Large-subunit ribosomal RNA, domain VI from a metagenome, 262 nucleotides, folded computationally.

Context: one part of a larger RNA
Parts: sequence; C1' cells; structure tokens
RNA sequence: CGUACGAAACUUGAGGGGUUUUCUCUUUAGUACGAGAGGAUUUGGAGGGACGUACCUCUGGUGUUUCUGCUGUCACGCUCGUGGCAUUGCAGGGUAGCUAUGUACGGUCGGGAUAAGCGCUGAAAGCAUAUAAGCGCGAAGCCUCUCCCAAGAUUAGGUUUCGAUGGAGCAAUCCUGAAGUCCCCUGAUAGACGAUCAGGUUGAUAGGUCGGAGAUGUAAGGCGAGCAAUCGUCUCAGUUGACCGAUACUAAUGGACGACAA
Repeated sequence: CGUACGAAACUUGAGGGGUUUUCUCUUUAGUACGAGAGGAUUUGGAGGGACGUACCUCUGGUGUUUCUGCUGUCACGCUCGUGGCAUUGCAGGGUAGCUAUGUACGGUCGGGAUAAGCGCUGAAAGCAUAUAAGCGCGAAGCCUCUCCCAAGAUUAGGUUUCGAUGGAGCAAUCCUGAAGUCCCCUGAUAGACGAUCAGGUUGAUAGGUCGGAGAUGUAAGGCGAGCAAUCGUCUCAGUUGACCGAUACUAAUGGACGACAA
C1' cells in the first nucleotide's frame, strides 16, 4: 500500500514445514521345523538407548548486585567498629533467573490407494488359467491421521461486536473529533533495534516503604566470666539482589490521528 466504510476480537485452512528411530526382555514356546545340534514366523505385555520438545518441583551447576570467615595494606585522629585496594583479594555457602548430567512428555495406533507378491470368480481355448471383463489381500514407502506456520490464498475467505456527529457557509471550505489507534511515559512473562505483552490516577506498571518466603548463621553495643587469647548472655540474632503480597509515598504529565463516496 492492497484486501471498495472505519475498527477490535475470534477463526476456516489452500499451501508449506516437523515428526514418522532403534534395541532388549518376556508370553505364545523350548511349540512349529529338525535325526540331533539347534530353533522360529506370528500374537500380547514390559523396559531401555539415541534424538526431539517443554520446564526448574526434585538432584546439581552458575549466581563479579546476597551472607559469613580470613590475609596484607591504606583511610576514617586513636581503641572499637567500618570502608577502599589486592583476579569478585582469597575462602565457605547461596535466592531469583539461566541451565543438564535433573523432571515431564513424544514417535505409536487407525483409515485410504498401492508395489513386489498371494488370491476369488472366469472365458478367449467344452480343459486349464489371479486377467481378457469383474472382485480381494498386501510394505518402514505414497495420501491421510498427529504437531507447527498459514487469507499478499491479489481466488486477498468467514463469524461476532463496536462506531456511522453537530455547527458555520450558496459553494469552495472551516470548526468540532465516534469506535478505536498511535506518539509520549512507567515497565517485563518480551527484547539487538523495531516488535510483543502489562499499565498510565476510574491506577499496583516500576521504584520506595511495610510484611513474608528464601539465604547466611547468632550483628553492633551492653552486661557477666577469664591474667589474657577468648567465651557466655540479651540473640534461630543482625543483614539481605532479582522471589510472593500489601500500600499511591515517588514517577506514569501531556499530545496527535481517526467518520470519502454509495
């Protein structure tokens, strides 16, 4: 831009793509077969490998924005207590998120037309013959089924809902500005940027605050004990990023587009 009014949702599926893998055990059965050794076709059931998709409850990893311990040095006048630097200074843990080695699921089954092959009926050719007319069975293959995309499928589909002003003017035109959308702003379940999604005071969108979960592991200070190092107690304390809630305290101010013709 188109899809012959504008818009918001929900859809159909022409067409395209993905998957469609493999092993073992068991039952039939130590049966058929075979002198024996050996040893099935087939049917049912179960468990795996690899691969794929999704996810983070569990098991782990990471987690330089979280907690603790430790060393050297410098600073805060000193002690204490903290902070800076030293690969994140080093070490031990670890929330969210992201992850696999973790968890869940998948291939199947079924239908149709067939290949090789196997048949039924059956003449030409009184017989025979699966074939000449006619009718069947039959594969990991083909078309479906199943999953994903999909109406620019220009053959541009379908359904539902919403909106179809008013004023001035002879007219041209101007003002008004519906449903709805966009810019702008707050952001994340989204993200290279666009986009998508959640919101914009009729508000919990983000930050803050408060509460909780989880993490770390018992802060500072006081008191007590000890010559002291240190220990005990107030104290499962203190601190705390992303997680879950509550709460308008802060920031979401404001602006534009958009109704031809019939």

Notes: The coordinates come from a structure-prediction model, not an experiment, and the mean pLDDT is 86.